[in-house]
Molecule: transfer RNA
Organism: bacterium
RNA sequence: GUCCCCAUCGUCUAGUGGCCUAGGACUGUAGGUUUUCGACCUACCAACGGGGGUUCGAUUCCCCCUGGGGACG
Numbered sequence: 001g002u003c004c005c006c007a008u009c010g011u012c013u014a015g016u017g018g019c020c021u022a023g024g025a026c027u028g029u030a031g032g033u034u035u036u037c038g039a040c041c042u043a044c045c046a047a048c049g050g051g052g053g054u055u056c057g058a059u060u061c062c063c064c065c066u067g068g069g070g071a072c073g
Base pairs, nucleotide, nucleotide: 001072002071003070004069005068006067007066010026011025012024013023018056028044029043030042031041032040049065050064051063052062053061
């Protein structure tokens, strides 16, 4: 330099046009239970990398950028 893949709560991930006010697990916070801790139960907090386009409608499709990974030279 060319090509390919990826980017979603603090972490890991589901969702591939409308059912999304984006679900789950772990973590965290509060409460319950317990003599206390742990375990368990309940509730809560928390996310679509940035810009543009297509569309009635975009987390989802297209382009560019940014970041990460890989292949070739």